[in-house]
The RNA shown here (c-di-GMP-I riboswitch aptamer) has 76 nucleotides. Rfam family: c-di-GMP-I riboswitch aptamer. Rfam links the family to the GO term cyclic-di-GMP binding. Its mean pLDDT, the model's own confidence on a scale to 100, is 79. The model forms 93% of the base pairs in the Rfam consensus.

RNA sequence: UGAAUAUAUCGGCAAAGCAGCCGAAAGACUGUGACGCAAAACUAAAGGGCCUGUAAAAUGGCAGCCAGCUGCAUUU
Numbered sequence: 001u002g003a004a005u006a007u008a009u010c011g012g013c014a015a016a017g018c019a020g021c022c023g024a025a026a027g028a029c030u031g032u033g034a035c036g037c038a039a040a041a042c043u044a045a046a047g048g049g050c051c052u053g054u055a056a057a058a059u060g061g062c063a064g065c066c067a068g069c070u071g072c073a074u075u076u
Base pairs, nucleotide, nucleotide: 002076003075004074005073012037013036017032018031019030020029022027035064042068043067047066048065049062050061051060
């Protein structure tokens, strides 16, 4: 440097639900919770896709859909 993912100690993140709160909605945030995750870290006009919204249209959202990018452990 390339490839692969069985195990992941010590640790990390936190789905649904519930409560609060913001929002027209989708959805976000905080607490609780733990379904899962080896990038469930980061990136949302300037990759695709999806959701909301509209007569049509994202300039609103989703990174826990693919993708991009950086990184950890082990093996080779």